[in-house]
The RNA shown here (transfer RNA) has 73 nucleotides and comes from Plantibacter cousiniae (nom. nud.). Its Rfam family is "tRNA". Its family is annotated with triplet codon-amino acid adaptor activity in the Gene Ontology. Rfam's curators write: Transfer RNA (tRNA) molecules are approximately 80 nucleotides in length. Taxonomically the source falls in Plantibacter (Bacteria, Actinomycetes, Micrococcales, Microbacteriaceae). RNAcentral holds the sequence, with entries from ENA and Rfam. Model confidence (mean pLDDT): 80 of 100.
RNA sequence: GCCGACGUGGCGCAAUUGGUAGCGCAACGCUCUUGUAAAGCGUAGGUUACGGGUUCAAGUCCCGUCGUCGGCU
Numbered sequence: 001g002c003c004g005a006c007g008u009g010g011c012g013c014a015a016u017u018g019g020u021a022g023c024g025c026a027a028c029g030c031u032c033u034u035g036u037a038a039a040g041c042g043u044a045g046g047u048u049a050c051g052g053g054u055u056c057a058a059g060u061c062c063c064g065u066c067g068u069c070g071g072c073u
Base pairs, nucleotide, nucleotide: 001072002071003070004069005068006067007066010025011024012023013022019056027043028042029041030040031039049065050064051063052062053061
């Protein structure tokens, strides 16, 4: 230099044909306990990497940029 995959709460990942962004762990609060842990219930936390385009509607489609990983030279 060329090609491909990926980028979504603190972490790991979903989201099927474009149609309400969700799950687990972690955090916080409550219950239970003499107390802690475990268990149960609940709460908060997201510019879906960045910029633009298409669309009534974009995490998803298109273009560009950045980053990570892999392959070729």